[in-house]
RNA sequence: GGGCGAUUAGCUCAAUUGGCAGAGCAGCGGACUCUUAAUCCGUAGGCUCCGAGUUCGACUCUCGGAUCGCCCA
Repeated sequence: GGGCGAUUAGCUCAAUUGGCAGAGCAGCGGACUCUUAAUCCGUAGGCUCCGAGUUCGACUCUCGGAUCGCCCA
């Protein structure tokens, strides 16, 4: 220098080939227990990496950029 992949909740990851952003764990509150753990119930938490474009509508498509990883030179 070139190519490919990834970026979504504190963490690990989904989102049916454009149509209301979700789960598990962790957190908080409660039940249970002599207490803790485990288990169960409830609850909060996101400008989906940044900017622009297309569209009635974008996590999703297009362009540019950033960071990380892999491959080639």